[in-house]
A computed fold for a 375-nucleotide RNA from an Alphaproteobacteria bacterium, annotated as Bacterial RNase P class A. Its Rfam family is "Bacterial RNase P class A". It is annotated as a ribozyme. The prediction has a mean pLDDT of 77. Of the family's consensus pairs, 95% are formed in the model.
RNA sequence: UCAGAAGAUCGGAUGGCUACUCUACUUUGUAGGGAGGAAAGUCCGGGCUUCACACAAAUACGGCGCCGGGUAACUCCCGGAGGGAGUGAUCCCAUGGAAAGUGCCACAGAAAACAGACCGCCGAUGGCUGGUUCUCUCGAGAAGUCAGAACAGGUAAGGAUGAAAAGGUGCGGUAAGAGCGCACCGCGGGGCUGGUAACAGUUCUGGCAUGGUAAACCCCGCCGGAAGCAAGACCAAAUAGGAACCACAUAGGGCGGAUUUGUGCGCUGGUGGUUCGGGUAGGUCGCUCGAGGUAUUCGGUAACGGGUAUCCCAGAUGAAUGGCCAUCUCCUGCUUUUGCAGGGACAGAACCCGGCUUACAGAUCUUCUGGUUAU
Numbered sequence: 001u002c003a004g005a006a007g008a009u010c011g012g013a014u015g016g017c018u019a020c021u022c023u024a025c026u027u028u029g030u031a032g033g034g035a036g037g038a039a040a041g042u043c044c045g046g047g048c049u050u051c052a053c054a055c056a057a058a059u060a061c062g063g064c065g066c067c068g069g070g071u072a073a074c075u076c077c078c079g080g081a082g083g084g085a086g087u088g089a090u091c092c093c094a095u096g097g098a099a100a101g102u103g104c105c106a107c108a109g110a111a112a113a114c115a116g117a118c119c120g121c122c123g124a125u126g127g128c129u130g131g132u133u134c135u136c137u138c139g140a141g142a143a144g145u146c147a148g149a150a151c152a153g154g155u156a157a158g159g160a161u162g163a164a165a166a167g168g169u170g171c172g173g174u175a176a177g178a179g180c181g182c183a184c185c186g187c188g189g190g191g192c193u194g195g196u197a198a199c200a201g202u203u204c205u206g207g208c209a210u211g212g213u214a215a216a217c218c219c220c221g222c223c224g225g226a227a228g229c230a231a232g233a234c235c236a237a238a239u240a241g242g243a244a245c246c247a248c249a250u251a252g253g254g255c256g257g258a259u260u261u262g263u264g265c266g267c268u269g270g271u272g273g274u275u276c277g278g279g280u281a282g283g284u285c286g287c288u289c290g291a292g293g294u295a296u297u298c299g300g301u302a303a304c305g306g307g308u309a310u311c312c313c314a315g316a317u318g319a320a321u322g323g324c325c326a327u328c329u330c331c332u333g334c335u336u337u338u339g340c341a342g343g344g345a346c347a348g349a350a351c352c353c354g355g356c357u358u359a360c361a362g363a364u365c366u367u368c369u370g371g372u373u374a375u
Stems, first nucleotide, its partner, number of pairs: 001371010012328007020034006036346001040357002043355005048228004053264007061224005066080005081095001082093004096219002101217002103213003118159002120155003125152002128148003132143004167185006186208001187206008232285004242276007253268004292311008329344006
């Protein structure tokens, strides 16, 4: 200096006047506060609220899926193992099981997993043709392997097709070949060592099940009540303490967080459902002090946790921040300068919190990797 990787911060600031809103005090004023890093998505997890449920087993439904740790909890975060990409810093992975079973792999190709012969290679053995030698009744027979072609047969090493083709490389062997045999690698199993573990290393053994796919059904393991602030509580007011029908039951009953069974517990003395009709359009609470923020310190590789000090930082409810002026700041254009003009992204809480995902003009900082140049 160029290119890249990971992380963090800002994303307008200050002052005055005025407008809106909340809190506290108070005499109508004073003081203080007032939208986010994502407030978005509503995708996960909880706090909180209501429903009287608890334990055990089985079944169904849903979710998760390498190991360990963090957390209130999680499908989140941190660290590690394995696999993949990259020269590297780093990044990515719905990462349990394919020997429990069932499916699927188009087209091409001979054949796609109990899966093969299109081209090719061989043709030892059996057969065919030609030739050689011998015998003979001149027709044949016998011998040998001489040659040829490639019928029967053998083959899956070579080639083709395909995303993927019967473990890979090499040597031997064979008529030609093949784990057929051997060496190494791969795969399966056992032992030992290291590690909390996932796993890794090493050694022995077996010619060995020759694919993929579970983000297909499924199997295995673990976890799981439902509904939700329009939850719910209180006050006030009003109406009609309404009507009809169906099912079960009738005191051993019925109801109670998926269903069934068992055991307990609670409520009730009828329970459940459908249809029609009437009233409630109000107010207060819930509603912001929190799994809280900031600084510092200790422990830990880290996520995170403990201690100390300090701070209070929106609570609206048809829904509150807006307007004017001045100064500064960032970017763009013009200008010799002074300066002038314009612009500043994505986007507004509604019970709260922890994450994930998505959107975002521009600006700044830190660490690391690779290249080039100079000293």